[in-house]
RNA sequence: CUUCUAUCCAGAGAGGCGGAGGGACCGGCCCGAUGAAGCCUCGGCAACCAGGAACAGGAAACUGUGACAUGGUGCCAAUUCCGACAGUGGAUCUGGAAGAUAGGAG
Numbered sequence: 001c002u003u004c005u006a007u008c009c010a011g012a013g014a015g016g017c018g019g020a021g022g023g024a025c026c027g028g029c030c031c032g033a034u035g036a037a038g039c040c041u042c043g044g045c046a047a048c049c050a051g052g053a054a055c056a057g058g059a060a061a062c063u064g065u066g067a068c069a070u071g072g073u074g075c076c077a078a079u080u081c082c083g084a085c086a087g088u089g090g091a092u093c094u095g096g097a098a099g100a101u102a103g104g105a106g
Base pairs, nucleotide, nucleotide: 001106002105003104004103005102006101007100008099013042014041015040016039017038021031022030023029026083027082028081043076044075045074048072049071050070051068054065055064056063057062080098085095086094087093
């Protein structure tokens, strides 16, 4: 990078360096000198993967559920901030696309 599967209306920020951008793209609408991006430190959220007490089934092998949060990621303004394409004339609705994250395969 490609592809498959799952999830995306919940949750969780302080300090230091830095110094003007950021919210993927486009249109909006927001955030930002009461300090953006980025980097670092510490903290937190969550429970995808690994681990896993306990419980259930089973003769066993094993299977299912799974507290917890040790490790691998991820995340910590706004629903993925909203829309965009289709239903449709119009949507706050439904579906899809795109994107993000995790796990598998190439």